A computed fold for a 692-nucleotide part of an RNA from Glycomyces lechevalierae, annotated as large-subunit ribosomal RNA, domain II. The organism belongs to Glycomyces, within Bacteria. The coordinates come from a structure-prediction model, not an experiment, and the mean pLDDT is 85. The sequence was found in a public genome assembly.
Context: one part of a larger RNA
């Protein structure tokens, strides 16, 4: 891992609410006793029947109070015992988990320290004291040669240890092997034997070690500790169906009440949609009267400079109050002022609408888009409100593929139709559909400030047959080399100034250019040609801008250019679980009809028919099955073959069923109806157990 089996809301015992039963202003017995029956007795108690008030009390009333004042709480609907179910107390309380707490114990055969009593250290080298010879002094001291054999001395096996490395890592091994290290007479190594015990020992100290277990060993109890936490809880249909909000919280992944669901039981239209009508309100917008900000004028108090002097004046490109004219500008500003909203009301649809009480929940981690907003940087798939919607809890179609976008809520069934959204060459269901335009960029199929005689439309202001625009020919002068400056300045280095003439025109010069000159050219002119030609402007559709990793890779691909792109306008079809048809199942406080039973007539129940009108759905509420052990009663089958196994056939909406069936094995029990009572259903718990 599989497979089979076992494995999770039970049990007593109060409260409550509910179905059913008995008895009824009453219901009921506990223990106990008799003793064996579905028994009998047992009336103590208990709830009910009157409240109120702290209590004294009073009493259909009483408290409060001075009150014959008001107000609280009460009087007005019957209980109560059993009994099934729903939940709740108390108990392990649905199961499975700690980490750990306290008791008695058991342990130093591992290894810590200690106590005893034993034992073991190959070789080799160094050569302390101390002795003795010699020499030395006055005599020591020294020196020097010898002898001795000292040290937690040196080198180095045995023994011990474990730095370093390679290998090992389902290992040779739950700490190991290889080569290499270190100590190797000692504070050494070891052997027997014996001692310290769990908040205890023992440590030359690492929280080390205390039997592979150590920041408090193991073991058994207490104990099924506790666990606001993970995990897991086991047949089926059938109705409805939520929430991730508020306040509180030693609270924040929990919980209390409230909101939102269900299911009874009451009201009976009180909800809700549009539509009429009457109000309400300070937000979007807008405004500058108010409160602040703010931009220019204009006028200018005060103050400051400066001037002359002093009973104070004169000035001034300084400063700049107030006042004025125009502007702009606010969440905490409003002379104004909506659109949605909100309230009242009167009508309409419509409801599994509302709204009370009452049993059972779950929720209280929320996402993503659209609109208004705050925080951020008018950043975030970001936060935090408001407000709809989707998801959640939602299937289908579309958006290549893609909870949260677009269409659209899926009882079944059908080789039937019609639609949204999106689409109609091919992959691929329906159009190489029509008409006018645009774009040439594969733009379409990604992006921005900015640049740009792309290209189409549309306004504007010009020059033009008295000839323009563009190209050709020609002229482009003369006072001058204008003054100044300068080494030179002659139209063109730089300042100034920028006139006059001749003329069809011609600047004291537009560029080039030279050391200054010259040359070359333009503004203007005139001829030639002979019809359009320039600025600016809105605005459609492109162009540059524009680099990234594995292979094109920013249409899903192929491919596409009077399209298969874009834009404007028509016309078909395609296209879901939407809608419609036929056929069926279910639910229905909805309608109408039949029927049984209770009710003095109204009415209510309960089965049916026929329409209608519903029938996604996770926590979650509720109702109806079905299947397994057993027990009562009653029915049946069974050696002419029960149960189980097994192959086929048939049945039901489903869990399942076949005694309306057949064949095989098997070799005695077993069905069926009511009713009742459980160890009652298995895919998941890193589930237990065996087996492969």
């Nucleotide at each position: 891992g599989c497979c089979u089996g076992c494995g999770a809301g039970u049990u007593a015992u109060g409260g409550u609410a509910u179905g059913c039963c008995g008895c009824g202003a009453g219901g009921u017995u506990a223990a106990g006793c008799c003793g064996u029956g579905u028994g009998g007795u047992g009336g103590a108690g208990c709830c009910g029947g009157a409240g109120c008030g702290a209590a004294a009390g009073c009493g259909a009333g009483u408290c409060u109070g001075a009150a014959u004042a008001g107000g609280g709480c009460g009087u007005u609907g019957a209980g109560u015992g059993g009994u099934g179910u729903g939940u709740u107390g108390u108990a392990g309380a649905c199961c499975c988990g700690a980490a750990g707490c306290g008791g008695g114990g058991u342990g130093a055969u591992c290894u810590a320290c200690c106590c005893a009593u034993g034992u073991c250290c190959a070789g080799g080298g160094u050569g302390a004291a101390g002795c003795g010879g010699c020499u030395g002094u006055a005599a020591g001291a020294g020196g020097u040669c010898g002898u001795g054999g000292a040290g937690g001395c040196c080198c180095g096996a045995a023994c011990c240890c474990a730095c370093c490395u390679a290998g090992g890592u389902u290992g040779c091994a739950a700490a190991c092997u290889g080569g290499g290290g270190g100590g190797a007479u000692g504070a050494g190594g070891u052997g027997u034997g014996g001692g310290u015990a769990g908040g205890g020992g023992u440590g030359a100290a690492a929280g080390g070690c205390c039997a592979a277990u150590c920041a408090a060993a193991c073991u058994c109890c207490g104990u099924g500790a506790u666990a606001g936490c993970u995990g897991g809880u086991u047949c089926u249909c059938c109705c409805c169906g939520a929430a991730a909000u508020g306040c509180a919280u030693u609270u924040a992944g929990g919980u209390g009440c409230a909101g939102c669901g269900u299911c009874g039981c009451a009201u009976g239209u009180u909800g809700c949609u549009c539509c009429g009508u009457g109000g309400u309100g300070g937000u979007a917008g807008g405004g500058c009267g108010c409160u602040g900000g703010u931009u220019g004028g204009g006028u200018g108090a005060u103050g400051g400079g400066c001037c002359g002097u002093g009973u104070c004046g004169g000035u001034u490109a300084c400063u700049g109050a107030g006042c004025u004219c125009a502007g702009c500008u606010a969440a905490a500003c409003u002379u104004c002022g909506a659109a949605u909203g909100c309230c009242a009301u009167g009508g309409u649809g419509u409801u599994g609408a509302g709204u009370g009480c009452g049993g059972c929940a779950g929720u209280g981690a929320g996402u993503c888009g659209g609109c208004g907003g705050g925080u951020g940087a008018g950043a975030a798939g970001a936060u935090c409100c408001g407000u709809c919607g989707u998801c959640g809890a939602g299937a289908g179609g579309g958006a290549a593929a893609c909870a949260g976008c677009c269409c659209a809520g899926a009882u079944u069934a059908c080789c039937g139709g019609c639609u949204a959204a999106g689409g109609c060459c091919c992959c691929u269901a329906a159009g190489g559909g029509u008409g006018c335009a645009c774009u040439g960029a594969g733009u379409g199929g990604a992006a921005a400030a900015g640049g740009a005689u792309g290209u189409g439309g549309g306004g504007u202001c010009g020059c033009g047959u008295u000839g323009a625009c563009a190209g050709c020919c020609a002229g482009g002068a003369g006072g001058u080399u204008g003054g100044c400056u300068u080494a030179g300045a002659a139209g063109c280095a730089g300042c100034c100034a920028c006139c006059c003439u001749u003329g069809a025109a011609a600047g004291a010069g537009u560029g080039c250019g030279u050391a200054a000159u010259a040359g070359c050219u333009c503004a203007c002119u005139g001829g030639u040609c002979g019809a359009g030609u320039g600025g600016u402007u809105c605005u459609g559709c492109g162009c540059c801008g524009a680099u990234a990793a594995u292979g094109u890779a920013g249409c899903g691909g192929g491919g596409c250019u009077g399209a298969a792109g874009u834009g404007c306008a028509c016309c078909g079809c395609c296209g879901a679980a939407g809608c419609c048809g036929u056929a069926g199942c279910a639910a229905u406080g909805c309608c109408a009809g039949g029927u049984u039973c209770c009710u003095a007539u109204g009415g209510g129940a309960g089965c049916u028919u026929g329409g209608g009108u519903u029938g996604g759905g996770u926590a979650g509420g509720g109702g109806a099955g079905c299947g397994u052990c057993g027990u009562a009663c009653a029915u049946g089958g069974g050696g002419u073959g029960a149960a189980g196994c097994u192959c086929c056939g048939g049945g039901g909406u489903a869990a399942c069923c076949c005694a309306u069936g057949g064949g095989g094995u098997g070799g005695a029990c077993u069905u069926u109806g009511u009713a009742c009572g459980a160890g009652u259903g298995a895919g998941a718990a890193u589930g237990c157990a065996g087996g492969c």